[in-house]
RNAcentral holds the sequence, with entries from Rfam and Ribocentre. This is a predicted structure of a 106-nucleotide RNA (Guanidine-I riboswitch aptamer) from Paenibacillus pectinilyticus.
RNA sequence: UACAAAGUUUUCUAGGGUUCCGCAGGGAGGUUUUCAACUCUGGCUGGUCCAAGAGAAGACGCACAGCUAACCCCUGUGUCCACGGAGGGAUAAAAGCCCGGGAGAU
Numbered sequence: 001u002a003c004a005a006a007g008u009u010u011u012c013u014a015g016g017g018u019u020c021c022g023c024a025g026g027g028a029g030g031u032u033u034u035c036a037a038c039u040c041u042g043g044c045u046g047g048u049c050c051a052a053g054a055g056a057a058g059a060c061g062c063a064c065a066g067c068u069a070a071c072c073c074c075u076g077u078g079u080c081c082a083c084g085g086a087g088g089g090a091u092a093a094a095a096g097c098c099c100g101g102g103a104g105a106u
Base pairs, nucleotide, nucleotide: 007060008059009058010057011056012055015050016049020047021046022044023042024041025040026039027038030035061079062078063077064076065075066074081101083104087099088098089097
């Protein structure tokens, strides 16, 4: 300096906030009171929602080997490693999301 299947995807988790639901509190009006609807505020153990390159499991794929005259199918093995800002972007909003296995460091 270059290369890499360091691929795609599903279901989740750590984590994340607040559109919607729920919860808590308030407001004006109705009202004797209770109370529902309206509206505002709060992320609040929650449900919906977002969610990992460096988290999990699965599927497909890929590589190699076996099988075979050869190919397909099938079977087996492997699919390792990975420190990391600031800033910006999306969505209602935020984030281990996206920029990004980026800059940088080793």
Notes: Rfam family: Guanidine-I riboswitch aptamer. Rfam's curators write: This family represents a conserved RNA structure found upstream of the ykkC and yxkD genes in Bacillus subtilis and related genes in other bacteria.